[in-house]
């Protein structure tokens, strides 16, 4: 001076399904299927009253996981179409579809040249 992949930091985006069952729990697929805290709803016990216990992913924050324009992470079409399954999942289509968060920055890394130092 140039700079591809990859990794890290920072920043940002996203989803959490299905079966049995019933706010517990068990199982399936999956990277991930709800880990922690708080709130709200609900339930059980007790009751004159105070109270005790369980606690939704319903909401917020954080975490794990995936993805960030070379973008099928994820959303829409879509309670879609064909196969298949108890169902989800899976395979093919839709799909050269319509959207979608950094064409950001820093570090490592890479190539060439030059200079200095050490060793042979």
């Nucleotide at each position: 001076c140039a700079c591809a992949a990859g990794c890290c930091c920072c920043c940002g985006g996203g989803g959490a399904g299905c079966g049995c069952a019933g706010g517990a729990g068990c199982g399936c697929u999956g990277a991930g299927a709800g880990u922690g805290c708080g709130g709200c709803c609900g339930g059980a016990c007790a009751c004159c009253a105070c109270g005790u216990c369980c606690c939704a992913c319903c909401c917020g924050c954080a975490g794990a996981c995936c993805c960030g324009u070379g973008g099928a992470a994820c959303c829409u079409g879509a309670c879609c179409u064909g196969g298949u399954u108890c169902g989800c999942a899976c395979c093919a289509g839709c799909g050269u579809a319509g959207g979608g968060a950094g064409c950001a920055g820093g570090g490592c890394g890479u190539g060439c040249g030059u200079c200095g130092c050490c060793g042979g």
Description
This is a predicted structure of a 120-nucleotide RNA (TPP riboswitch aptamer (THI element)) from Cellulomonas sp. Model confidence (mean pLDDT): 78 of 100. It matches the Rfam family "TPP riboswitch aptamer (THI element)". Rfam describes the family as follows. Vitamin B(1) in its active form thiamin pyrophosphate (TPP) is an essential coenzyme that is synthesised by coupling of pyrimidine and thiazole moieties in bacteria. The previously detected thiamin-regulatory element, thi box was extended, resulting in a new, highly conserved RNA secondary structure, the THI element, which is widely distributed in eubacteria and also occurs in some archaea. The model forms 96% of the base pairs in the Rfam consensus. Lineage of the source: Bacteria > Actinomycetes > Micrococcales > Cellulomonadaceae > Cellulomonas.